[in-house]
Molecule: Bacterial small signal recognition particle RNA
Organism: Deinococcus lacus
RNA sequence: UUGCUGGCGUAGCACAGUGAGAGACACUUGAACCUGGUCAGGGCCGGAAGGCAGCAGCCAUAAGAGCUGAUUUUUCAGGUGUGCAACUGUCCGGCAAUG
Numbered sequence: 001u002u003g004c005u006g007g008c009g010u011a012g013c014a015c016a017g018u019g020a021g022a023g024a025c026a027c028u029u030g031a032a033c034c035u036g037g038u039c040a041g042g043g044c045c046g047g048a049a050g051g052c053a054g055c056a057g058c059c060a061u062a063a064g065a066g067c068u069g070a071u072u073u074u075u076c077a078g079g080u081g082u083g084c085a086a087c088u089g090u091c092c093g094g095c096a097a098u099g
Stems, first nucleotide, its partner, number of pairs: 001097005006091003009087002012084005018077007025069002027066003035060004043052003
C1' cells in the first nucleotide's frame, strides 16, 4: 500500500413493546312539547256497541353527556428493546500478500 475481516460508535430502515391523545365497542344516564310504544284521568264522535285524538306516568331509545374498562383502529412521542445492511466514523484492532 492492497485484499479480507472483528469490536465500538453514528444516523437510517424493519419489527416488537411503553406512555399520552382521539375514535369504535360495552355499561350508565338521557327528550315538558317539536322520537316511538303503552296510554290512567279527562276530552271528542255515537242512541248504544264502540271508535278517535291524546296530557301525565311508565318503557325503549336519538342527539348528547359520564365512569370504568377486557378488546380493537389510528396519531404523536422517546438516551425503550431486538435485528438488518451501510459508513459519512473510531480502535494506527486482527490475518494474508506485496514493496